[in-house]
């Protein structure tokens, strides 16, 4: 310096819930919360998947799985 890994510190995100507002739904925003997270960054036009339709359209999660693609610190 690279690839694994993931102790420690520094920082970062924020399940469940509850309150306001959206949406047929999945789910979404915003505010409190903090269960967890080493990519819980990004990407949903990469593929399953959900929700939607008589069937298509159409639409949603990156905190559902595997991809794919940047990335902070540094013990063992």
């Nucleotide at each position: 310096u690279c690839a694994c890994c993931g102790a420690a510190a520094a920082g970062g995100c924020a399940c469940a819930g509850c309150a306001c507002g959206g949406g047929c739904a999945a789910c979404c925003g915003u505010g409190u919360g903090u269960c967890g997270c080493a990519a819980a960054g990004c990407u949903a036009c990469c593929a399953u998947c959900c929700c939607g339709u008589c069937g298509c359209a159409g639409g949603g999660u990156a905190g559902a799985u595997g991809g794919g693609u940047u990335a902070u610190c540094g013990a063992a």

This is a predicted structure of a 76-nucleotide RNA (c-di-GMP-I riboswitch aptamer) from a Deltaproteobacteria bacterium.
Its Rfam family is "c-di-GMP-I riboswitch aptamer". About the family: GEMM was predicted in a large-scale screen for bacterial structured RNA regulatory elements.
The source organism's lineage runs through Bacteria, Pseudomonadati, Myxococcota and Myxococcia.
The sequence was found by an Rfam model in a public genome assembly.
The coordinates come from a structure-prediction model, not an experiment, and the mean pLDDT is 85.